The RNA shown here (transfer RNA) has 71 nucleotides and comes from Candidatus Kerfeldbacteria bacterium RIFCSPLOWO2_02_FULL_42_19. It was read from a public genome assembly. Lineage of the source: Bacteria > Bacteria candidate phyla > Candidatus Kerfeldiibacteriota. Rfam family: tRNA. The family's RNA type in Rfam is transfer RNA. Model confidence (mean pLDDT): 85 of 100.

RNA sequence: GGGGGAGUAUUUCAGCGGUAGAAUGCCGGUCUCCAAAACCGGUGACGAAGGUUCAAUUCCUUCCUCCCCUG
Numbered sequence: 001g002g003g004g005g006a007g008u009a010u011u012u013c014a015g016c017g018g019u020a021g022a023a024u025g026c027c028g029g030u031c032u033c034c035a036a037a038a039c040c041g042g043u044g045a046c047g048a049a050g051g052u053u054c055a056a057u058u059c060c061u062u063c064c065u066c067c068c069c070u071g
Stems, first nucleotide, its partner, number of pairs: 001070007011023003018054001025043006047063005
């Protein structure tokens, strides 16, 4: 240099055009002598910029970061 894959919450992952979810973490509460566990509630995210569309996390283009293959 060429090809391919991944980028979504603190973290691990879903979500393949129509209100962005779970677990975990953190905070508060119930329970307990205290703590843990358990249960209830809260918290918080689409890598960047454009394009297509009534509507984009999703489709297209470029760029950025990481991983793999290859000259």